[in-house]
Context: one part of a larger RNA
RNA sequence: AAUAAACGUUGGCGGUGCGCCUUAUGCAUGCAAGUCGAACGGGGUUACAGUCUUCGGAUUGUGACCUAGUGGCGAAUGGCUGAGUAACACGUAAGUAACCUGCCUUGGAGUGAGAAAUAACCUGCCGAAAGGCAAGCUAAUGUCCCAUGUGGUAACGAAGCGGAUGCUUCGUUAUUAAAGCCUUAGGGUGCUCCAAGAGGGACUUGCGCCUGAUUAGCUAGUUGGUAGGGUAACGGCCUACCAAGGCGAUGAUCGGUAGCUGGUCUGAGAGGAUGGUCAGCCAGAUGGGGACUGGGACACGGCCCCAACUCCUACGGGAGGCAGCAGCAAGGAAUCUUGGGCAAUGAGCGAAAGCUUGACCCAGCGACACCGCGUGAGGGAGGAAGGCCUUCGGGUUGUAAACCUCUUUUCUUGGGGAAGAAUUUUGACGGUACCCAAGGAAUAAGCCUCGGCCAACUACGUGCCAGCAGCCGCGGUAAUACGUAGGAGGCGAACGUUAUUC
Numbered sequence: 001a002a003u004a005a006a007c008g009u010u011g012g013c014g015g016u017g018c019g020c021c022u023u024a025u026g027c028a029u030g031c032a033a034g035u036c037g038a039a040c041g042g043g044g045u046u047a048c049a050g051u052c053u054u055c056g057g058a059u060u061g062u063g064a065c066c067u068a069g070u071g072g073c074g075a076a077u078g079g080c081u082g083a084g085u086a087a088c089a090c091g092u093a094a095g096u097a098a099c100c101u102g103c104c105u106u107g108g109a110g111u112g113a114g115a116a117a118u119a120a121c122c123u124g125c126c127g128a129a130a131g132g133c134a135a136g137c138u139a140a141u142g143u144c145c146c147a148u149g150u151g152g153u154a155a156c157g158a159a160g161c162g163g164a165u166g167c168u169u170c171g172u173u174a175u176u177a178a179a180g181c182c183u184u185a186g187g188g189u190g191c192u193c194c195a196a197g198a199g200g201g202a203c204u205u206g207c208g209c210c211u212g213a214u215u216a217g218c219u220a221g222u223u224g225g226u227a228g229g230g231u232a233a234c235g236g237c238c239u240a241c242c243a244a245g246g247c248g249a250u251g252a253u254c255g256g257u258a259g260c261u262g263g264u265c266u267g268a269g270a271g272g273a274u275g276g277u278c279a280g281c282c283a284g285a286u287g288g289g290g291a292c293u294g295g296g297a298c299a300c301g302g303c304c305c306c307a308a309c310u311c312c313u314a315c316g317g318g319a320g321g322c323a324g325c326a327g328c329a330a331g332g333a334a335u336c337u338u339g340g341g342c343a344a345u346g347a348g349c350g351a352a353a354g355c356u357u358g359a360c361c362c363a364g365c366g367a368c369a370c371c372g373c374g375u376g377a378g379g380g381a382g383g384a385a386g387g388c389c390u391u392c393g394g395g396u397u398g399u400a401a402a403c404c405u406c407u408u409u410u411c412u413u414g415g416g417g418a419a420g421a422a423u424u425u426u427g428a429c430g431g432u433a434c435c436c437a438a439g440g441a442a443u444a445a446g447c448c449u450c451g452g453c454c455a456a457c458u459a460c461g462u463g464c465c466a467g468c469a470g471c472c473g474c475g476g477u478a479a480u481a482c483g484u485a486g487g488a489g490g491c492g493a494a495c496g497u498u499a500u501u502c
Base pairs, nucleotide, nucleotide: 001501002500003499005498006497007496008495009494012373013372014371015370016369017368018366019365020331025329026328027327029326030325031324034073035072036071039070040069042067043066044065045064046063047062048061049060050059051058052057080284081283082282090208091207092206093205094204095203096202099201100200101199104197105196106195107194108193109192110191111190112146114144115143121136123134124133125132126131151176152175153174154173155172156171157170158169159168160167161166180189181188182187210256211255212254217247218246219245222244223243224242225241226240227239228238229237259281260280261279262278263274264273265272266271286307287306288305289304290303309320310319311318312317337363339362340361341360345359346357347356348355349354376406377405378404379403386397387396388395389394411439412438413437414436415435416434420429446491447490448489449488450487451472452471453470457486458485459484460483461482467474468473
């Protein structure tokens, strides 16, 4: 000098930040991912009109609204945490002639004809529940099949090209697509195939990346080859066979510790320490394992299995996962509200209106940090009283107070009142910031130290006791070092102490 700090004493206000560093311990409750009726069949409510009517209503048509289900997109983002990881994890610079890419943009071509099912629904049944079974009906942008093939893919042939195991072009054969919806009937928007782009991802490589030799040898898919499988893709990634290799004092292997970086702190710098908030990357979601769906996951608020734990149960069986936001318990020296709003910024869905969003924007709590302001200003000596000291003369507290004059930052009360909104609508914050008026010095000062280092001294008490202390050291009867008082010094809404880093 610094801190995500804590503790003690004290505490007026505002702004900007920050706030479980410990048990990646366990969690009551609420919320944190939905949306689309302009994909689809059904159901419900309602308005108008028609028909019937036992006057209760029933039914048909048109329209509006709502919706459980099928279907689509999203749910792989956002948010949290740092357990693991010493590694191509990260940083930086390259490579892929070994790769993928939903939505978006640009360009080209197409969108023809059919079929079978199934949820919802209805009926029956089982179960305490969670839930399930059977029979029947139905739709689609759900599923399947036929046609077409600008093209794509594969094989073969030819030509050209490259640093490269290869790349490009042409020909033949084989194979391979699609879905509608809305409409003012003009069109709009979807769907399929191909080429390119943007952005995103995957893999490979050079270099950098803590510590221990009281760890010296390590390795059997191990190292390489051939063939095959697998993957978006190269590869012992996996399998079979063959060979016997590969790494290591330039530190292999083993052990310990640790998320990495931009940065942050310190320092004149070199360096040392560190990685909280913010940003990029990685990893994880009770412990372990696995795949499914999908453009993308081996998936925090999806599925399956094993394990521990918790809960419900009719004992047969079921349910759960806060390292999301609040909140609770425990642990700990220690870390906040079960708040408001989608107004802004952004995200998802939708043609749109819009809906959702504990992301986010705000408010609340905490002197936790930094910064700013205030607790009054001027005058005022018979240097009042009181306190303390005293050589008893006096000194000091001290212009300090009282008292006089003034001001109103702040405070209280009353009045006005935003910007942030994107030319209509729409403001949580918020009657906030800010402005005006009135009132009244009013509402507001402490903490540590005073032997030397180190700024600041006397008295009394105590008597190696009680105690102090960072080091040196003080205390055993005159202690500037302990305790109290007066005075003084330092800092000031803080001041000290402790811890840690330079």
A computed fold for a 502-nucleotide part of an RNA from an uncultured bacterium, annotated as small-subunit ribosomal RNA, 5' domain.
Its Rfam family is "Bacterial small subunit ribosomal RNA".
The RNAcentral record of the full RNA draws on ENA and SILVA.
Its mean pLDDT, the model's own confidence on a scale to 100, is 87.